[in-house]
Context: one part of a larger RNA
RNA sequence: UCCAGGGAGUUCCGAUUGAUGGCGAGGUUAAACCGUUCACCGGUGUAGCCAUAGGGAAACCGACCGCCCGCAACCCGUUAGGGUGAGGGGCGGGGUGUGCUCGCCUGCAGUCAUCAGUGGGAUACCCGAAGCCAGUCGAUCUAUGCGUGGGCAAGUUGAAGCCCAGCGAAAGUUGGGUGGAGGACUGAACCAGUACUGAUGUGCAAAUCGUUUGGAUGACCUGCGUAUAGGGGUGAAAGGCCAAUCUAGACUGGCAAUAGCUGGUUCCUCCCGAGACUACCCGUAGGUAGACCUCGGCCGAGGUGGGUGGUGGUGUAGAGCACUGAUUGGGUAUUUAGGGGGCGAAAGCCCUCGGUACCUUGUCAAACUCCGAAGCUGCCAUCGCCGUAGACGCCGGGAGUUAGGGCAUCGGGAUAAGCUUGAUGUCCGAAAGGGGAACAACCCAGCCUGAGGUUAAGGUCCCUAAGUAUCGGCUAAGUGUCAAAGACAAAGGGAGUUCAUGGUCUAAGACAACUGGGAGGUUGGCUUAGAAGCAGCCAUCCUCUAAGGAGUGCGUAACAGCUCACCAGUCAAGAUCAUGGGCCCCGAAAAUGGACGGGGCUAAGCCGGUCACCGAUACCUCGGAGCACCCAUAGGGUGAUCUGGUAGGGAGGUGUCGUGCGUGGGUAGAAGCAGGGUCGUAAGGUCCUGUGGACCGCGUUCGAACAAGAAUCCUGGA
Numbered sequence: 001u002c003c004a005g006g007g008a009g010u011u012c013c014g015a016u017u018g019a020u021g022g023c024g025a026g027g028u029u030a031a032a033c034c035g036u037u038c039a040c041c042g043g044u045g046u047a048g049c050c051a052u053a054g055g056g057a058a059a060c061c062g063a064c065c066g067c068c069c070g071c072a073a074c075c076c077g078u079u080a081g082g083g084u085g086a087g088g089g090g091c092g093g094g095g096u097g098u099g100c101u102c103g104c105c106u107g108c109a110g111u112c113a114u115c116a117g118u119g120g121g122a123u124a125c126c127c128g129a130a131g132c133c134a135g136u137c138g139a140u141c142u143a144u145g146c147g148u149g150g151g152c153a154a155g156u157u158g159a160a161g162c163c164c165a166g167c168g169a170a171a172g173u174u175g176g177g178u179g180g181a182g183g184a185c186u187g188a189a190c191c192a193g194u195a196c197u198g199a200u201g202u203g204c205a206a207a208u209c210g211u212u213u214g215g216a217u218g219a220c221c222u223g224c225g226u227a228u229a230g231g232g233g234u235g236a237a238a239g240g241c242c243a244a245u246c247u248a249g250a251c252u253g254g255c256a257a258u259a260g261c262u263g264g265u266u267c268c269u270c271c272c273g274a275g276a277c278u279a280c281c282c283g284u285a286g287g288u289a290g291a292c293c294u295c296g297g298c299c300g301a302g303g304u305g306g307g308u309g310g311u312g313g314u315g316u317a318g319a320g321c322a323c324u325g326a327u328u329g330g331g332u333a334u335u336u337a338g339g340g341g342g343c344g345a346a347a348g349c350c351c352u353c354g355g356u357a358c359c360u361u362g363u364c365a366a367a368c369u370c371c372g373a374a375g376c377u378g379c380c381a382u383c384g385c386c387g388u389a390g391a392c393g394c395c396g397g398g399a400g401u402u403a404g405g406g407c408a409u410c411g412g413g414a415u416a417a418g419c420u421u422g423a424u425g426u427c428c429g430a431a432a433g434g435g436g437a438a439c440a441a442c443c444c445a446g447c448c449u450g451a452g453g454u455u456a457a458g459g460u461c462c463c464u465a466a467g468u469a470u471c472g473g474c475u476a477a478g479u480g481u482c483a484a485a486g487a488c489a490a491a492g493g494g495a496g497u498u499c500a501u502g503g504u505c506u507a508a509g510a511c512a513a514c515u516g517g518g519a520g521g522u523u524g525g526c527u528u529a530g531a532a533g534c535a536g537c538c539a540u541c542c543u544c545u546a547a548g549g550a551g552u553g554c555g556u557a558a559c560a561g562c563u564c565a566c567c568a569g570u571c572a573a574g575a576u577c578a579u580g581g582g583c584c585c586c587g588a589a590a591a592u593g594g595a596c597g598g599g600g601c602u603a604a605g606c607c608g609g610u611c612a613c614c615g616a617u618a619c620c621u622c623g624g625a626g627c628a629c630c631c632a633u634a635g636g637g638u639g640a641u642c643u644g645g646u647a648g649g650g651a652g653g654u655g656u657c658g659u660g661c662g663u664g665g666g667u668a669g670a671a672g673c674a675g676g677g678u679c680g681u682a683a684g685g686u687c688c689u690g691u692g693g694a695c696c697g698c699g700u701u702c703g704a705a706c707a708a709g710a711a712u713c714c715u716g717g718a
């Protein structure tokens, strides 16, 4: 991993609601006893319980058929309408409480049993802790103590003491020997376990192996015996060790501890169908109440979220600067705090900057508004939609949910985020199908079933269904072939190309090109070593002219030289400048080779127009099923506005095991197993063949230890 078998809302008590049944102002027995055809059942049993009166803490006191409206139904009426009017509603009356302009109750319905739903107590749907407590067993491992034994190759060093010699008055000291001390040194056994962070790491091994390393006469190592026991021991102290278990041992019990947490929870079909909001809670992974869902009952006529019109409200978007503030440039006024400067002996005066006010110019605002939409909203009218086939509303049973998320638009917080926090709408959640390459929430579109057709979004060269369609432009960059999310690109540049608008020059010849001229006063003055158009400063005139600057650039030491402006000629028709639009280019860097979905494409790219076609569970047509409602229970009719669905509520069924009653099958072949046919929407039913070799069905009643794919499920097998 697979297979088989097992495996989870049960039972009791009391409570509450509904359905069914009995009796009913009453209902009912419990224990027990008697009978009996003996787990049954029949009878007795009225003790008790609930109801029949409430209010009040208590003492205590102690309750209705008076009036009105009116549904169904019945009656009258041709219709319109009217009468009575159970149930229902309103008013009034009454009981009680000094909590007294209020509360509760009051004009009679309960009770017993069975079944079903739910909450409570019990193990309480099943499995799952770490833990807490009690008792018992452990020191053959290990920690420490005690008793009694054992062990330590070899080598080195050479303390005290002692002897001899020298020196010394002595104390002593120096030297040579002897001696053999030491938690001394080196190093086997032995003990340990440093480093390789080596080997191994389903191991040789639930701690080992190799090399290396520490101690190795000592606080040494070790055998045997013995002692200390669980909030206790022992500890040269690491929370270490106390039998592979230690921040409180193991085992058994309390015990099915508890778990607001994780996982699992077994057949089918039909109807409806959420929430992730609000409030409170030591509350934040949880609960409780309300909102939202479902089922049943009651009531009896309106409800309304949409459209249009009328009449009111509003201060947002935008805009504006009239207020409050902010704010650019200019001007004017002003004895206007202050700074700078000047004159004056001082008083003071003048200039300037600045301040303030006004005018003009250009801007800004959630907490500015002279203005001001779209919208939103109150009321009225009208239309539409829903509703006597019962809406709206009320009462009761059952829930689930209370960690939400995406997108669009409008905000708050943030540099930003697949960020966070609000509002409105929508979708996912709980929604299939088509498109978007793939992709919860983007686009189209809300899936009962069978068949045929038409479209939506999106597409039509091939993969791949449908145009190598058509008309007019643009792009040369493979730009592009990407609606968004989301895979992107910016500031800034471009004599790339295209379109538009405006100006200037131009047949009295423009623009470009070529040819020629480009002069004289003069080397202007100053400066300078020099300065002659061309280092620098000042001035920038006049003449001859078709035109020519006291000179545009290069150049020289300074000149010279080349060139430009400017003019003429040749040529010949447009030239040039500015602004704006489209497509395109540069700007453009990421880690294995690589993505327009791919191939590929110069359109099969981009912009604009047109006609076809493809394309879904959408729409249309035909047949069928279910559901809801009506007539009714056979059958018929209506449904444009019924049949997606998680949590969840409700309804009806299938199968298994047993039981009472009824009725069947089987050695001429039961159950079971295998294969096939067939019926039912399904759970499932039935028939045939084979195998098998002895039991098994059907109808109905009642009752369940009743349905398996999951729980790191349990046991067994493979």
Base pairs, nucleotide, nucleotide: 001718002717003716004715005714006713011122012121013120015118016117017116018115019114020113021112022111023110026050027049028048032044033043034042035041054061055060064092066091067090068089069088073084074083075082076081093106094105095104096103097102125264126263128261132254133253134252135251136250137249143228144227145226146225147224148223149222150221151220152218154186155185156184157182161178162177163176164175165174166173167172190215191214192213195211196210198209199208230246232242233241234240267653268652269651270650271649272648277290278289279288280287281286292400293398294397295396296395297394298393302386303385304384306383307382308381309380310379311378312377313376314375318371319369320368324365325364326363329360330359331358332357333356334355336354338353339352340351341350342349343348404428405427406426407425408424409423410422411421412420413419433444434443435442448624449623450622451621452620453619454618458614459613460612461599462598463597467611469610470609471608472607473606474605480601481600492586493585494584496583497582498581499580500579501578502577503576504575505574513570514569515568516567517566519543520542521541524538525537526536549564553562554561625643626642627639628638629637630636631635654707656704657703658702660700661699662698663697664696665695672691673690674689675688676687677686678685679684
Large-subunit ribosomal RNA, domain II from a Thermoplasmatota archaeon, 718 nucleotides, folded computationally. Its Rfam family is "Archaeal large subunit ribosomal RNA". Its family is annotated with ribosome and structural constituent of ribosome in the Gene Ontology. On this family, see Yusupov et al., Science 2001: "Crystal structure of the ribosome at 5.5 A resolution".